[in-house]
RNA sequence: CUUUCUCGUUUGGGGUGCCUAAGUGAGUGAAAACUUACCGGCUGAGAUUAUACCCGUUGAACCUGAUACAGAUAAUGCUGGCGCAGGAAAGAGGGAAACAAUAAAC
Numbered sequence: 001c002u003u004u005c006u007c008g009u010u011u012g013g014g015g016u017g018c019c020u021a022a023g024u025g026a027g028u029g030a031a032a033a034c035u036u037a038c039c040g041g042c043u044g045a046g047a048u049u050a051u052a053c054c055c056g057u058u059g060a061a062c063c064u065g066a067u068a069c070a071g072a073u074a075a076u077g078c079u080g081g082c083g084c085a086g087g088a089a090a091g092a093g094g095g096a097a098a099c100a101a102u103a104a105a106c
Stems, first nucleotide, its partner, number of pairs: 002098006009091002011056004017042003023038006062087003069080003
């Protein structure tokens, strides 16, 4: 110098669904009841706990296709395919290892 690995930093990208209505609160209602926030249940890293979580080109984080297809479920991107389909957000620095070159000493 190069390569590989790694670390944090800065900065940037991204998602937040489904169910429930027993309890508390709110709204509507004459009432029954309905709606809804919290609580609770499901999957998940994450379901607006966020100063969190995941991801940044070696990019299935996430978006589109898709109000689609197959399967499963109480229900849902819940699972699978779709998917070497189309898109998608990076700079600088520290450390370690390997290799090579040069110089000096022996």

Background:
A computed fold for a 106-nucleotide RNA from a Saprospiraceae bacterium, annotated as TPP riboswitch aptamer (THI element). The prediction has a mean pLDDT of 76. Of the family's consensus pairs, 89% are formed in the model. It was read from a public genome assembly, where an Rfam model found it.